[in-house]
The RNA shown here (transfer RNA) has 74 nucleotides and comes from an uncultured Aeromonadales bacterium.
Its mean pLDDT, the model's own confidence on a scale to 100, is 81.
RNA sequence: GGCCCCUUAGCUCAGUCGGUCAGAGCAGACGACUCAUAAUCGUUUGGUCCCCAGUUCAAGUCCGGGAGGGGCCA
Numbered sequence: 001g002g003c004c005c006c007u008u009a010g011c012u013c014a015g016u017c018g019g020u021c022a023g024a025g026c027a028g029a030c031g032a033c034u035c036a037u038a039a040u041c042g043u044u045u046g047g048u049c050c051c052c053a054g055u056u057c058a059a060g061u062c063c064g065g066g067a068g069g070g071g072c073c074a
């Protein structure tokens, strides 16, 4: 230098062919249970979907550019 993959909640990750609501587990808060703690159970908080621009009635998803990370080739 060229090519490919990844980036979504504090963490690990799903998200189909563009639509129905942006989700799960863990974590946090509150409650139940317990003499108490842990475990368990219930409720709940938490999002600039990496950034910019575009297409569209509608973008996490598609196009273009950029950033960060990983891999292969040279």
Stems, first nucleotide, its partner, number of pairs: 001073007010026004019057001028044005050066003054062001